[in-house]
The RNA shown here (c-di-GMP-I riboswitch aptamer) has 90 nucleotides and comes from a Bacillota bacterium.
The coordinates come from a structure-prediction model, not an experiment, and the mean pLDDT is 79.
It matches the Rfam family "c-di-GMP-I riboswitch aptamer". Rfam's curators write: GEMM was predicted in a large-scale screen for bacterial structured RNA regulatory elements. Gene Ontology term of the family: cyclic-di-GMP binding.

RNA sequence: CCCGAAACAAGGCAAACGCACCGAAAGAUGCGGACGCAAAGCCGCCGGAUCUAAAGACGCUAUGGCGUUUAUGAUGGCCGGGCUGCCGGU
Numbered sequence: 001c002c003c004g005a006a007a008c009a010a011g012g013c014a015a016a017c018g019c020a021c022c023g024a025a026a027g028a029u030g031c032g033g034a035c036g037c038a039a040a041g042c043c044g045c046c047g048g049a050u051c052u053a054a055a056g057a058c059g060c061u062a063u064g065g066c067g068u069u070u071a072u073g074a075u076g077g078c079c080g081g082g083c084u085g086c087c088g089g090u
Base pairs, nucleotide, nucleotide: 002089003088004087012037013036017032018031019030020029022027035077041083042082043081046080047079048078049075050074051073056069057068058067059066060065
């Protein structure tokens, strides 16, 4: 460098859900909690996917609002990519 996730050692992360809190929402954060994870470590600067639609635009309107569209908002535990890394094998 490459391969593996069966076992061993040391450790790590933490889904759903609950409470608190932020947000228009998606969702985030903290505490509890563990479904899982060999990168469920880091990046979001790269390609795609998905979710949301406050503001904007357009349309309708009984002028209260409603509908459509759109990421500048999110996810990264959706896939790829980049950087690093425990154990074992070679």